[in-house]
This record gives sequence, structure tokens and C1' cells, in this order.
RNA sequence: GGCCAGGUAGCUCAAUGGUUAGAGCGGCGCUCUCAUAAAGCGAUGGUUGCGGGUUCGAGCCCCGCCCUGGCCA
Repeated sequence: GGCCAGGUAGCUCAAUGGUUAGAGCGGCGCUCUCAUAAAGCGAUGGUUGCGGGUUCGAGCCCCGCCCUGGCCA
């Protein structure tokens, strides 16, 4: 450099172009306990990599760029 796959919450991952993007774990608070762990409850947490385009409507489709992994050179 070329091809392929991927980039969404702190981490691991969902989401058929259609209302307000969710889950588990973690962290926080509470209950429980002498205390901790476990368990239960509650709330919190997002520039969907960046910039454009298409569309009534984009995490999803199209273009360019950036980054990660694999293969080839």
C1' cells in the first nucleotide's frame, strides 16, 4: 500500500431505516451483617470514531478520513 472484519455507557456486547439507543458486569447509594463478602433494591452512566451526503426519518444506507485486528505484498 491492497483486501476483509470491526469502532455504540468505564469494560464486554445488543439494537428490521421508524416514538425517548438498551442488557450484563463494574462504579455509586440503600437494605442486610459486629464487620466484610454474597444477595436484594434504587438511581446514575451515550458527541453511536470524525466530517459530509441520501431520506419525512440514519447506530443501521452512500462517500471521504482516523483508529484496531486479520490476510496479502